[in-house]
């Protein structure tokens, strides 16, 4: 050099047929508890990897590129 899968919250990771971006954990607040830890409620936190195209509308479809991971040479 070439193929293939992959990049979404801090971190693992869903996201169906293109139509309001979600869940565990983890933080932070309450609740309970003698206290801890577990339980419950509830908040905060997003540049869906860049850039571009198409479309009324893109995380999703198209092209470029960039990380990383396999297999080929």
């Nucleotide at each position: 050099g070439g193929g293939c899968c992959g990049g979404u919250a801090a971190c693992u990771c869903a996201g169906u047929c293109g139509g309001u971006a979600g869940a565990g954990u983890a933080u932070c607040g309450g609740c309970c508890u003698u206290u801890u830890a577990a339980g419950c409620c509830g908040a905060g936190a997003g540049u869906c990897g860049c850039a571009g195209g198409u479309u009324c509308g893109a995380g999703u479809c198209c092209u470029g590129c960039c990380c990383g991971g396999c297999c080929c040479a």
This is a predicted structure of a 73-nucleotide RNA (transfer RNA) from Thermodesulfatator sp. It matches the Rfam family "tRNA". From the family's description: Transfer RNA (tRNA) molecules are approximately 80 nucleotides in length. NCBI's taxonomy places the organism under Bacteria, Thermodesulfobacteriota, Thermodesulfobacteria, Thermodesulfobacteriales, Thermodesulfatator. The coordinates come from a structure-prediction model, not an experiment, and the mean pLDDT is 82.